[in-house]
């Protein structure tokens, strides 16, 4: 160096301001967010990946299912940048239908860092 492996620590944001109503952060309007890797150049909607839902198991796992983007520019390249219009969000709860409120979860985890092993 390069992959092998052990530890140990991190590893999700987001409801403002109005309407309706007895009653909604859950509807209406407006406002506000965006996990990891990756990819000629910096992605929420390109590719995978993890959360997430069903099912089967004691367990470790295993099989299934899983949102959403176009137009113009620059450029040798962009579905990643500008610029301009859009779309997407799990499961339970809930006086009312919720990406944003509460739970599960002080949980799990894709992955990232630091130390350290033996190897070549």
């Nucleotide at each position: 160096u390069c992959g092998c492996u052990g530890u140990u620590u991190c590893a999700g944001g987001g409801a403002u301001g109005g309407g309706u109503g007895g009653a909604a952060c859950u509807c209406c309007c407006u406002a506000c967010u965006g996990g990891c890797g990756g990819u000629c150049a910096g992605a929420g909607c390109c590719c995978g990946c993890g959360a997430g839902c069903c099912g089967c198991g004691a367990a470790c796992g295993c099989g299934g299912c899983c949102g959403a983007u176009c137009c113009g520019g620059u450029g040798g390249a962009a579905c990643c940048c500008c610029g301009g219009a859009g779309c997407c969000a799990a499961c339970g709860g809930u006086c009312a239908c919720a990406g944003u409120c509460c739970g599960g979860a002080u949980g799990g985890a894709a992955g990232a860092a630091a130390c350290g092993g033996a190897g070549c």